Annotation:
A computed fold for a 1538-nucleotide RNA from an uncultured bacterium, annotated as small-subunit ribosomal RNA. The RNAcentral record of the sequence draws on ENA, Greengenes and SILVA. Its Rfam family is "Bacterial small subunit ribosomal RNA".
[in-house]
RNA sequence: AGAGUUUGAUCCUGGCUCAGGACGAACGCUGGCGGCAUGCCUAACACAUGCAAGUCGAACGGAGUUUCUUAAAUGGAUCCCUUCGGGGUGAAGCUUUUGAAACUUAGUGGCGGACGGGUGAGUAACGCGUGGGUAACCUGCCCUUUUGUGGGGAACAACUUCGAGAAAUCGGAGCUAAUACCGCAUAAGCUUGCGGAAUCGCAUGAUUCUGCAAGGAAAGAUGGCCUCUGAAUAUGCUAUCGCAAAAGGAUGGACCCGCGUCUGAUUAGCUGGUUGGUGAGGUAACGGCUCACCAAGGCGACGAUCAGUAGCCGGCCUGAGAGGGUGAACGGCCACAUUGGGACUGAGACACGGCCCAAACUCCUACGGGAGGCAGCAGUGGGGAAUCUUCCGCAAUGGGCGAAAGCCUGACGGAGCAAUGCCGCGUGAGUGAAGAAGGCCUUCGGGUUGUAAAACUCUGUCCUUAUUGAAGAGAGGCAUAUGUGUGAACAAUGCAUAUGUAGGACGGUAAAUAAGGAGGAAGCCCCGGCUAACUACGUGCCAGCAGCCGCGGUAAUACGUAGGGGGCGAGCGUUGUCCGGAAUCACUGGGCGUAAAGGGCGCGUAGGCGGUUUAAUAAGUCAGUGGUGAAAACUGAGGGCUCAACCCUCAGCCUGCCACUGAUACUGUUAGACUUGAGUAUGGAAGAGGAGAAUGGAAUUCCUAGUGUAGCGGUGAAAUGCGUAGAUAUUAGGAGGAACACCAGUGGCGAAGGCGAUUCUCUGGGCCAAAACUGACGCUGAGGCGCGAAAGCGUGGGGAGCAAACAGGAUUAGAUACCCUGGUAGUCCACGCCGUAAACGAUGGAUACUAGGUGUUAGGGGUUUCGAUGCCUCUAGUGCCGCAGUAAACACAAUAAGUAUCCCGCCUGGGGAGUACGGUCGCAAGACUGAAACUCAAAGGAAUUGACGGGGGCCCGCACAAGCGGUGGAGCAUGUGGUUUAAUUCGACGCAACGCGAAGAACCUUACCAAGACUUGACAUCCCUAUGACCGGAAAUGUAAUGUUUCCUUUCUCUUCGGAGACAGAGGUGACAGGUGGUGCAUGGUUGUCGUCAGCUCGUGUCGUGAGAUGUUGGGUUAAGUCCCGCAACGAGCGCAACCCCUAUUGUCAGUUACCAUCAUUAAGUUGGGGACUCUGACGAGACUGCCGUUGAUAAAACGGAGGAAGGUGGGGACGACGUCAAAUCAUCAUGCCCCUUAUGACCUGGGCUACACACGUACUACAAUGGCCGUAAACAAAGCGAAGCAAAGCAGUGAUGCAGAGCAAACCGCGAAAAACGGUCUCAGUUCAGAUUGUAGGCUGAAACUCGCCUAUAUGAAGGUGGAAUUGCUAGUAAUCGCAGAUCAGCAUGCUGCGGUGAAUACGUUCCCGGGCCUUGUACACACCGCCCGUCACACCAUGAGAGUCGGGGGGACCCGAAGCCUGUAGUCUAACCUUAGGGGGGACGCAGUCGAAGGUAAAACCGAUGAUUGGGGUGAAGUCGUAACAAGGUAACCGU
Repeated sequence: AGAGUUUGAUCCUGGCUCAGGACGAACGCUGGCGGCAUGCCUAACACAUGCAAGUCGAACGGAGUUUCUUAAAUGGAUCCCUUCGGGGUGAAGCUUUUGAAACUUAGUGGCGGACGGGUGAGUAACGCGUGGGUAACCUGCCCUUUUGUGGGGAACAACUUCGAGAAAUCGGAGCUAAUACCGCAUAAGCUUGCGGAAUCGCAUGAUUCUGCAAGGAAAGAUGGCCUCUGAAUAUGCUAUCGCAAAAGGAUGGACCCGCGUCUGAUUAGCUGGUUGGUGAGGUAACGGCUCACCAAGGCGACGAUCAGUAGCCGGCCUGAGAGGGUGAACGGCCACAUUGGGACUGAGACACGGCCCAAACUCCUACGGGAGGCAGCAGUGGGGAAUCUUCCGCAAUGGGCGAAAGCCUGACGGAGCAAUGCCGCGUGAGUGAAGAAGGCCUUCGGGUUGUAAAACUCUGUCCUUAUUGAAGAGAGGCAUAUGUGUGAACAAUGCAUAUGUAGGACGGUAAAUAAGGAGGAAGCCCCGGCUAACUACGUGCCAGCAGCCGCGGUAAUACGUAGGGGGCGAGCGUUGUCCGGAAUCACUGGGCGUAAAGGGCGCGUAGGCGGUUUAAUAAGUCAGUGGUGAAAACUGAGGGCUCAACCCUCAGCCUGCCACUGAUACUGUUAGACUUGAGUAUGGAAGAGGAGAAUGGAAUUCCUAGUGUAGCGGUGAAAUGCGUAGAUAUUAGGAGGAACACCAGUGGCGAAGGCGAUUCUCUGGGCCAAAACUGACGCUGAGGCGCGAAAGCGUGGGGAGCAAACAGGAUUAGAUACCCUGGUAGUCCACGCCGUAAACGAUGGAUACUAGGUGUUAGGGGUUUCGAUGCCUCUAGUGCCGCAGUAAACACAAUAAGUAUCCCGCCUGGGGAGUACGGUCGCAAGACUGAAACUCAAAGGAAUUGACGGGGGCCCGCACAAGCGGUGGAGCAUGUGGUUUAAUUCGACGCAACGCGAAGAACCUUACCAAGACUUGACAUCCCUAUGACCGGAAAUGUAAUGUUUCCUUUCUCUUCGGAGACAGAGGUGACAGGUGGUGCAUGGUUGUCGUCAGCUCGUGUCGUGAGAUGUUGGGUUAAGUCCCGCAACGAGCGCAACCCCUAUUGUCAGUUACCAUCAUUAAGUUGGGGACUCUGACGAGACUGCCGUUGAUAAAACGGAGGAAGGUGGGGACGACGUCAAAUCAUCAUGCCCCUUAUGACCUGGGCUACACACGUACUACAAUGGCCGUAAACAAAGCGAAGCAAAGCAGUGAUGCAGAGCAAACCGCGAAAAACGGUCUCAGUUCAGAUUGUAGGCUGAAACUCGCCUAUAUGAAGGUGGAAUUGCUAGUAAUCGCAGAUCAGCAUGCUGCGGUGAAUACGUUCCCGGGCCUUGUACACACCGCCCGUCACACCAUGAGAGUCGGGGGGACCCGAAGCCUGUAGUCUAACCUUAGGGGGGACGCAGUCGAAGGUAAAACCGAUGAUUGGGGUGAAGUCGUAACAAGGUAACCGU
């Protein structure tokens, strides 16, 4: 960075598609390790279970446990005394009690539950972003400063007791503490009111100083101590922590404002506390925030309102950028916490794990009533294509409480799961050619897999086992010590320092070391082009592939498999989404004549843009400075994990906004001036400009009258129609309507539509001249207003002609058309609608600039002339040509489609569709506005080459015409179709198949059919075995034949004599043979045809962006692209012509088998002789428009002439350019692939190819007198052929023919003419024409003539009397006619190929038919007119509109009801603190009432969605039906509106 795809090819327009990157992804196949990240995008669906917000006993009274203690009771151990009876002592334990200490704690109280964590439902908003403002505000904890902390009082929990309840929980009575609650005191720099002064501010006002009055605080706790008071621990002191007031700071918040922030106008009007004011209330605070009164405002095309969608941003993805998309994770802000409403507490909430109410849902219940809220972390169900563990720990970081220890913390730190992503590593490395084996392919030689493997030598990352084993712990805590502050103090305590000490979830983790062994670790996609990578087999428009183009119908690099290859790699593909490519919405950076696109035209509003000059200003603009633009991200540099991803540090960036200062060229604004833009006045000239009125002549039609008679009219031809009741024609008069010939002109006028007789009236605009006036007054123009052909509509007139509809006649397969005869709306007028056209120059308006030439219209100037006129020039209009330039090309080109500026309108693939729905307008018709679903990969523009045209021009051809003879009718022959058949083998099918393959089917041929028989085979090669054959002869079997069986006869060479080899047939085995089986659409070769038509191309150059063009066209000429001339062409090739063959004339040479003039000879060129002639056959000559004349351009050439055997390629043949027809042939041959293999091969017998209601083609013979028959008779050719042959003479036969056989391998012998001519006869008949058919008898060939040959004789004697429509050949030695020969061949020709004999007619000419060539034109064709293509109908499917309705949803408005709750009021009830004169008061609570108020209810309308019998059109489908509308003049030019 581009590529594929519209076409036969080209350029352009234009869409579709691909290659890139990305992802919170999913799915398929596969899966070794580690690091770092990420992980419900769907149901803001419902949630079991556990945890996620507590803490403080140094605020308080209790309670509990433990220890100690006081006292008492109990208890009796132990010890002592003992008279042994007992007495004394009294411990532990236990119970009660006093007090103390430590610990725990329900409650009161304080602080925190407003942070942290989650989610994105709502929200289009000051919600967010950015920048400002608050002189309109609040702020717990924290910091600084100052001051204070006095003295009282009354309660309520806990607790006790009674009671209610299933429970949750609640009620009554009683006791009690506080840092809980309430008065009082004191106090200000605090608050309020009334004053004064100064300073400041844009303003409301603010700040400072000051005077007076009023209001107005607090709480203690712990440690230590006795210096002070007091007298023994506290009412003291002290330290720390608290508490109160004030000022300030910091932090956090609140409110206001500028700018920015999605889509829809098929949402255009919205708004009643609405907008403002005054006053009051309320709030932390401003404010309609709320209320009362007053005014009537406010918002909106710069998009209000409404509807839809959506959290916003830093950023992220993409992009060169500008942009576009997005808003997961991380960070900032907002909103929400089942749904809706509400307030309380508090510094802060209208509060996720608080309260109250309503609703839905779930759970418990004793049915009375209660409980709950995972969008916290895990987890469950559900939904879904889809998203994790009911883990560990507070060790770190952070948070709450606390003086602290500490407690709490699903924040957080970690681990787990998942290839979800990014990054890194590995699956081994080196050597190794016998290029192994195997696989695959193969031209069978080989190639490839492939150094790949094996093998050898190494290494050890990851892995396994074992051992060692971190950093993260700095700080802070505790203990001790030291210094220092407070202090009376050596108590105590704060701060600082030092030493010691305990503390790790991750985790025995990272890392290290040792050992082990290549051992455990590769897949996925693709290979037709785009796009890197090719072969085989299978399949056979099937199965399937496909992102686009498109593959697949028997040789698929495109399907499936395999081998090989390419790409990426622990991943690879697919799907989805976004950006890119896409300049395909174009700001950067597009367009509108014909591709999509200029409004039908004007006037003009808003808006946008705007001439010259001076001054001011500084809004835009530019510059400097400052603030801000959070962090993260990004970029650069550096650093840390072995690297990287990742992390850290620094810098840049953050393109923006704000403020201050400065500059003033340009734009803006203000003030002034100017005249060239624009306009006004003056003088002229032109005009189908508009409106109204009047007038005119020609013509058509009609009416009246006359003349006049049989037709008129109409058409391609006719008919309908009119006419003897007098038409048409003609004459005169009259009526009426419409339109205005000539003039008339790419002439005029108008904005467009449009305007055409003449005159008058009214009226618009433009032009020219001069330069008096105004002084930018201008340009454009969304909406808006007006005008607007034809058709159409309404009302009323009018109506001659014309003429939709309609009728009739024609045409036609049909003809609801074209043609004809009629004919109504309408066309005309007035008034009113409609508002569209291919309303076109398919070209919006304005201004300026940019070579010329030539017409024409209007006007002016100069000059010439007596004048007419001519010439030069200016302005305005209107045409043509043309340069530069532009453009895809065509073309445009001062009247731009050029160069620029300004403004408006419009376009963004084709179809669906200018359709549907909605809206506006309209009487209606309909107009304007104007989609989507679905569907296609194109649709299109211009130009090119062809082909084609019921387009044009020129030319040629037996193409027509002019002629001659045929075919088509008959019979027969032959071929074909069809039919039939066991088979009638196959092929050839317009010309260019059909007497064609077939130059010859009785058998054979033969490929077909029936029956029989063979299986390595009828034919080829190789191998083995035995044999010696083969040939020849004979016999048997069998319906016949191939066949089968038997008998007889019987090899060669070498030799070491064993044998070997060759050959031959036989037998056997398998490779193979064989196939007229398929495919001519796999092919070669060959052939036909256009066409012996004159064409088809190339090189270089030139032109064109290109396909291509030029040359090759043009003017002449020719049979010819033959030649000449001209020309951006110059040359060349294949064709034409010529060269070749035959023929026509002649020369030379040569004369045998040919010839014979002269000489001789003979029956005879028979023989001698001759070489003259004919002829033969070899070499030559000759003809070239060479010569003359005329025409022509002086050319080419044509015409005429001369000469010549021949004259303009003399006649004929061979020879066939590039190509076309998938033309013909696989059955001539060859051949790929497929198929058959005891048969689709091979053999044999018989049959068939020869059939026969019929149809067609091609010939033959005729229909007769230009003839038939008979005779003269041996008239006269050419070209061929001949040995299994031609065959003479002779003989036999009516004849076919037979017998016989001379001669001849041929200029030697043989085969051999007919028509013609002459004479005779027949005399127009189905005949003396014609000969089919058939009978009989023969002949020939051949094993064999039945199916199925030819010939002869005789007899028979059919159709046929010149042929309908139609059609064919031929232009001179031709047609016509006559015979001859040959190939094939045993035999068989009317066919074919040749040969000669006799031998015409006609061609004016190119209008027409057919074919062809060249030029040109149109084209929607390119498979090329046998093309393309339109619409209805029928069938199937799809989406969609309408539809009686039905169902659902969200939103707003109206009304009803009115929970909780705040607020307001209050006649009721209750009431601790304060006051009191003791009565009460003040204050409070409850109750009640009211305003507001959620859910709910009612009724109606609008909107959106779903569905609906039926119905409308649309789209797509296989080869359906009917016609043929369009493309060519498309056969009636097409198209637009109606």